[in-house]
FMN riboswitch aptamer (RFN element), 115 nucleotides, folded computationally. It was read from a public genome assembly, where an Rfam model found it. Of the family's consensus pairs, 100% are formed in the model. The prediction has a mean pLDDT of 85.
RNA sequence: AGGACGCUUCAGGGCGACGAGAAUUACGUCGACUGGCGGUGACAGCCCGCGAGCGCAAGCACGAAUCGGUGAAAUUCCGAUGCCAACGGUACAGUCCGGAUGAUAGAAGUGACCG
Repeated sequence: AGGACGCUUCAGGGCGACGAGAAUUACGUCGACUGGCGGUGACAGCCCGCGAGCGCAAGCACGAAUCGGUGAAAUUCCGAUGCCAACGGUACAGUCCGGAUGAUAGAAGUGACCG
């Protein structure tokens, strides 16, 4: 170097107008906005995986991209056009309220130990 164990801190963003209606940031129209963590020959919401939900547990559930360009290398960059978004509540919700002053993928730091 590396390994296993413990502790501490940190660790999620985003909507307006109009219409209809008894009532909608939820429906319809138009126009916006947001993007957790690790990996991947170069930066990823939509490539591979993980977390967030449910369950005492085993386990269950869990979305979405193409074309062109540059390049040694990019479904990650640039250009174009698309698409997706847990659970509970409520007039049907990625953007409201709630579980959540929570948990967690993990990140950083630190302690003693092995080596």